[in-house]
This record gives sequence, structure tokens and C1' cells, in this order.
RNA sequence: UCGUUACAAAGGCAAACCAUCCCGAAAGGGUGGGGCGCAAAGCUACCUGCCUAGGGUCGAAAGACGACGGUAGAGGGGCCGCAGGA
Repeated sequence: UCGUUACAAAGGCAAACCAUCCCGAAAGGGUGGGGCGCAAAGCUACCUGCCUAGGGUCGAAAGACGACGGUAGAGGGGCCGCAGGA
């Protein structure tokens, strides 16, 4: 410097579910337990997707639309990085 990451070591993260009822209108998130998995399951909502619909618009109503909200463990892009290998 590189990445079509096979083996090994040290360590790391943590799905479902449970608890808490801490934040939130919700989706979702935090914290503790748990451990399905992960070589970027580290960071980032820039693009696509997906979730929600408080405020808003439309509507006689039912409801519809729709991110200023989320999701990085859906895919892509960007940034950074341990070990091994070359």
C1' cells in the first nucleotide's frame, strides 16, 4: 500500500424474548438481563426501500395524503478501523 478474509489469537457488538416504565403522539429508542447471529452488526439518513402519522393539507364523516420522526441487523454510497494474509 492492497482486499475475491482461508486459518488462528486477543478482544468487540448483540436478534428474538423478558424486565424497567426512562425518552417519544407513534414508529422507534435508552437501561438491565439474554444470545440469534455479525469481520465492520464501527460511524454517517446522501440515494433507494421499509415503519410511523403528532403537527399540517384535503374531506360532512369515515378516512386519505404526507417527514419536520425513525430504521445503519434491508440494499447502495461516503468516512474511519483491529488481527491475519499478500

Predicted 3D model of an 86-nucleotide RNA (c-di-GMP-I riboswitch aptamer) from a Gammaproteobacteria bacterium.